[in-house]
RNA sequence: GCCGGUGUAGCUCAGCGGUAGAGCAACGGUUUUGUAAACCGUAGGUCGCCGGUUCGAGACCGGCCACCGGCUCCA
Numbered sequence: 001g002c003c004g005g006u007g008u009a010g011c012u013c014a015g016c017g018g019u020a021g022a023g024c025a026a027c028g029g030u031u032u033u034g035u036a037a038a039c040c041g042u043a044g045g046u047c048g049c050c051g052g053u054u055c056g057a058g059a060c061c062g063g064c065c066a067c068c069g070g071c072u073c074c075a
Base pairs, nucleotide, nucleotide: 001071002070003069004068005067006066007065010024011023012022013021018055026042027041028040029039030038048064049063050062051061052060
């Protein structure tokens, strides 16, 4: 330099163009002498960044950034 993949909650990941979700973690409550477990509930997101398409973009298109993998050239 070229090709491909990934980027969404603290973590692991879902999400046919039409309200952003699950599990775990966190916090509160019930229960217990107490803790854990169990059960109920609450909060947590500029969806990597910038633009474009569209009535409408997490998703489609372009550019860029970061990480992972492969290939190639030079020294």

Transfer RNA from a Candidatus Uhrbacteria bacterium, 75 nucleotides, folded computationally. The coordinates come from a structure-prediction model, not an experiment, and the mean pLDDT is 81. It matches the Rfam family "tRNA". It is annotated as a transfer RNA. Gene Ontology term of the family: triplet codon-amino acid adaptor activity. Lineage of the source: Bacteria > Bacteria candidate phyla > Candidatus Uhriibacteriota.